Small-subunit ribosomal RNA, 3' major domain from an uncultured bacterium, 474 nucleotides, folded computationally. RNAcentral holds the full RNA, with entries from ENA and SILVA. Rfam family: Bacterial small subunit ribosomal RNA. Gene Ontology terms of the family: structural constituent of ribosome and ribosome.

Context: one part of a larger RNA
């Protein structure tokens, strides 16, 4: 200078407090520790690992184990030398990789070769082998915290101060005023996107208010509305009124779709943590070189006595079930997305319109309203488990997928110390895409529907900033 105090002082944050719903208890999914094990591949490990890397392990993926097998090699590049067209198609071995035979074939040429392939020798391969404490790049936290320097100058013998501290003010080192400082940068803020109100211009596939039609915006038409989607306008403490130091700026107001940063994203300053990644990728060094490489078949990542963290579904009557009926959005589709119509209780089949889409499909929203049941029970709660017969993907569902139908109907009657989130169209709560993907979500991203309560306040927890004291630490 700085860390540090169970030192002060001023300020903040779903920090505490007020609510409002959760998780620990119960099945289950699913990660992780531990044990198992041939192998259970690796990595991540307080906050900042643990529905992480994985946006999808049956083969594959795969990196791990067992078996048989390969050795210029699974894939690339240059050389020499030999030798062959390449290549296809049939039987056979074999778990497969590979490997035997047979049969078509017999390239181009300037005749030197050359393009291809095998073989050989050789230079180079090859490693998800090891070090993230050798490293690039990327990340994650402090933290969207308000901080972090720096040119002069000016104090100090120096290390260093000073500005950047004080008054008052912001979300904010934002600003004002003051002032040995006077500038200035990296961060704030703003400039992007996206939302919520107008206006123009534009009218198909998207709209229908007037005139016709129609079963139906179906069609003619129409350009007024909705909506697409480019351009623009709109907010600036601009106006007024009060406070305040005549400031900065703070409190009400009007006008406004919108008010004092209108939500909301993307944005992460010097730097911390030898944080995280040598398994994305790159890459030093060290190590493997008939194996630590690469090809195969099978197996394993899916074991299970139990711990833990993340969710999901309950324990019911604000509820279950039958039956009518309404009302989104954001999105995906040709090796696809599938309409109608037929079988099938059902999971799907079978046929096939349409459509590389504002046009056709996915598409049925669901909670909601109206009725009928049920009447407080381990029940008409609740669905786990288990048998059984199917379906669908795919060479292939034994290990080890999803889903249906019928039969079984476990635990659980709201959860102990301790403990999360949330401040608004948010918590709650409902349902719907989408990416990975043949097939496999209770996880992730994402859209919409319906929608609270509660902040007296800052004495206490936690984290953090700033000034100021103390120091056994630098």
């Nucleotide at each position: 200078u700085g860390a540090c105090g169970g030192g002060g002082g001023c300020c903040c944050g779903c920090a505490c407090a007020a609510g409002c719903g959760g998780a620990g208890g119960a099945a289950c999914a699913u990660g992780u520790g531990g044990u198992u094990u041939a192998a259970u591949u690796c990595g991540a490990u307080g906050a900042u690992a643990c529905g992480c890397g994985a946006g999808g392990a049956a083969c594959c993926u795969u990196a791990c184990c067992c078996g048989g097998g390969c050795u210029c090699g699974a894939a690339c590049g240059g050389u020499g030398c030999a030798u062959g067209a390449a290549u296809a198609u049939a039987c056979g071995a074999g778990a497969g990789a590979u490997u035997g035979u047979a049969u078509a074939g017999u390239c181009c040429u300037u005749c030197g070769g050359g393009a291809c392939a095998u073989g050989u020798a050789u230079c180079g391969a090859g490693g998800u082998g090891c070090u993230g404490c050798a490293u690039g790049g990327u990340u994650g936290u402090c933290g969207u915290c308000a901080g972090c320097u720096c040119g002069u100058g000016c104090c100090g013998u120096g290390a260093g101060g000073u500005g950047u501290c004080g008054g008052c003010u912001u979300a904010a080192g934002u600003g004002c005023c003051a002032u040995a400082a006077c500038g200035a940068g990296c961060g704030c803020a703003a400039c992007c996107c996206u939302u919520g109100u107008c206006u123009u211009u534009a009218g198909u596939u998207a709209c229908c208010a007037u005139c016709a039609u129609u079963a139906a915006g179906u069609u003619g038409g129409g350009g007024a509305c909705u909506c697409u989607a480019a351009a623009g306008a709109g907010a600036c403490u601009g106006c007024c009124g009060g406070u305040g130091a005549u400031a900065a700026a703070c409190c009400g107001g009007a006008g406004g779709a919108a008010g004092g940063u209108g939500g909301g994203g993307a944005u992460g300053a010097c730097g911390u943590c030898a944080a995280a990644u040598c398994a994305u990728c790159a890459u030093g060094c060290c190590c493997c070189u008939u194996a630590u490489g690469a090809g195969c078949u099978g197996g394993g990542c899916u074991a299970c006595a139990c711990a833990c963290g993340u969710g999901c579904u309950a324990c019911a009557a604000u509820g279950g079930a039958c039956g009518g009926u309404a009302c989104a959005a954001c999105g995906g589709g040709u090796a696809g997305c599938g309409a109608g119509g037929g079988c099938g209780c059902g999971a799907g089949c079978c046929u096939u319109a349409g459509c590389a889409a504002a046009u056709c499909c996915u598409a049925a929203u669901a909670a909601g309203c109206c009725g009928u049941u049920c009447u407080c029970a381990g029940u008409u709660c609740g669905g786990a488990u288990u048998g059984u017969u199917c379906u669908c993907u795919g060479c292939a569902a034994c290990u080890c997928g999803a889903g249906a139908g019928c039969a079984u109907g476990a635990a659980g009657c709201c959860g102990g110390a301790a403990u999360c989130g949330c401040u608004a169209g948010u918590a709650a709560u409902c349902g719907c895409g989408g990416a990975u993907c043949a097939g496999a979500a209770u996880g992730c991203c994402g859209c919409g529907g319906u929608g609270a309560a509660u902040a007296c306040g800052u004495u206490c927890c936690c984290g953090g900033g700033u000034c100021u004291u103390g120091c056994a630490c630098u």